[in-house]
RNA sequence: GGCUCCGUAGCUCAAUGGCAGAGCAUCGGACUUUUAAUCCGCUGGUUGUAGGUUCGAGUCCUACCGGGGUCA
Repeated sequence: GGCUCCGUAGCUCAAUGGCAGAGCAUCGGACUUUUAAUCCGCUGGUUGUAGGUUCGAGUCCUACCGGGGUCA
């Protein structure tokens, strides 16, 4: 340098072009003499960046950035 895959919450991951979600963690509460465990509830997002297509984009297209694999 070519090809290919990936990038979504603190972490691991979902999401037929039509309201961005789950589990864990954090936080608050219940329970407990206290802690842990258990139960209940909340919070948390510029969907890597910039454009394009579309009534509507996490999803489709282009370029770039970062990471993995492969060829030279």
Predicted 3D model of a 72-nucleotide RNA (transfer RNA) from a Chloroflexota bacterium. It matches the Rfam family "tRNA". Rfam describes the family as follows. Transfer RNA (tRNA) molecules are approximately 80 nucleotides in length. The prediction has a mean pLDDT of 80. NCBI's taxonomy places the organism under Bacteria, Bacillati, Chloroflexota.